Model confidence (mean pLDDT): 75 of 100. A computed fold for a 151-nucleotide RNA from Actinoallomurus bryophytorum, annotated as c-di-AMP riboswitch aptamer (ydaO/yuaA leader). The model forms 92% of the base pairs in the Rfam consensus. RNAcentral holds the sequence, with entries from Rfam. Rfam family: c-di-AMP riboswitch aptamer (ydaO/yuaA leader). Rfam 15.1 lists 7,607 matches to the family in 2,262 species. The organism belongs to Actinoallomurus, within Bacteria.
RNA sequence: ACAGACCGACCGCCGAAUCCCGGCUGUACCCCCAGUGCAGCGGGAACCGGGGACCCACGAAGUCCCUUGGGGUGAAUCCGUACUCGUACGGUAGGGCUCCUCCUGGCCCGAACCCGUCAGCUAACCCGGUAGGCGGCCUAAGGGGAGACAU
Numbered sequence: 001a002c003a004g005a006c007c008g009a010c011c012g013c014c015g016a017a018u019c020c021c022g023g024c025u026g027u028a029c030c031c032c033c034a035g036u037g038c039a040g041c042g043g044g045a046a047c048c049g050g051g052g053a054c055c056c057a058c059g060a061a062g063u064c065c066c067u068u069g070g071g072g073u074g075a076a077u078c079c080g081u082a083c084u085c086g087u088a089c090g091g092u093a094g095g096g097c098u099c100c101u102c103c104u105g106g107c108c109c110g111a112a113c114c115c116g117u118c119a120g121c122u123a124a125c126c127c128g129g130u131a132g133g134c135g136g137c138c139u140a141a142g143g144g145g146a147g148a149c150a151u
Base pairs, nucleotide, nucleotide: 010136011135012134013133014132018045019044020043021042023041024040025039026038027037028036029035046130047129048128049127050126051125056120069118070115071114072113073112078091079090080089081088082087094109095108096107097106098105100147101146102145103144104141
């Protein structure tokens, strides 16, 4: 000097998953007080989800067959082909990103989990969650239109 990796700060993405109080207990520092840090238990705001009336909706009788119920969060549902029969490929309802926003264009996702035989909607009311996973480092879209903010 160059390249790569890691950490921190900062910027940004999916998602409800953010902000505030320092309340109580313990502990460490400190001669004590006070203060600070850490751990645990909490509280509030905001956002998100579930349960839960009237009304509305659904259902009601008979026969046959099958049996593998039903429901929730989420964009993540459905279809086809192949085949080594649980996988692969293709598509799709739907969803996300593109660095102020919208259109256009482009690039992606189209999962996973939970309840446990039970739940339509639903005011009052009741219950719960606030996780996790990533990218970038002056880089961003080749382009059009409109708007906002700042200078």